Predicted 3D model of a 72-nucleotide RNA (transfer RNA) from Parcubacteria group bacterium CG1_02_42_13.
RNA sequence: GCCCUCUUAGUUCAACGGAUAGAACGCGAGAUUCCGGAUCUCGUGAUAGGGGUUCGAUUCCUCUAGAGGGCG
Numbered sequence: 001g002c003c004c005u006c007u008u009a010g011u012u013c014a015a016c017g018g019a020u021a022g023a024a025c026g027c028g029a030g031a032u033u034c035c036g037g038a039u040c041u042c043g044u045g046a047u048a049g050g051g052g053u054u055c056g057a058u059u060c061c062u063c064u065a066g067a068g069g070g071c072g
Stems, first nucleotide, its partner, number of pairs: 001071007010025004018055001026044006048064005
């Protein structure tokens, strides 16, 4: 220098182009307990950034940034 893949809650992962983007763990509150732990209930919080296509984009196209891999 060229090519490929990936980027979604604090973390690990889901989501045929279509409903309010879900789950587990975590965190907060409550129940329970003499106090904790465990358990149960409720809550919390995310699509890397810009542009485009579309009635509709997490998903498709493009640029930028970051991460990983291959070739030279």

The organism belongs to Bacteria candidate phyla, within Bacteria. The coordinates come from a structure-prediction model, not an experiment, and the mean pLDDT is 83. It matches the Rfam family "tRNA". Rfam links the family to the GO term triplet codon-amino acid adaptor activity. It is annotated as a transfer RNA.